[in-house]
RNA sequence: GCUCCCGUAGCUCAAGGGACAGAGCUUCGCACUCCUAACGCGACGAUCCAGGUUCGAGUCCUGGCGGGGGCA
Repeated sequence: GCUCCCGUAGCUCAAGGGACAGAGCUUCGCACUCCUAACGCGACGAUCCAGGUUCGAGUCCUGGCGGGGGCA
């Protein structure tokens, strides 16, 4: 330099054009307990950036940025 894949919550992952973007772990609160742990209930928290397409974009297109693989 060329090419392919990936980028969503603190971490690991769903959602492949339409419902309030969900789950597990973590954190915090409540309840339980003599106390702690476990278990139960609840809360906080996210779409890498800029454009475009569309009535509607996390999802599709273009460019950029970052990470990984392959070729040279």
A computed fold for a 72-nucleotide RNA from a bacterium, annotated as transfer RNA. Its Rfam family is "tRNA". Rfam links the family to the GO term triplet codon-amino acid adaptor activity.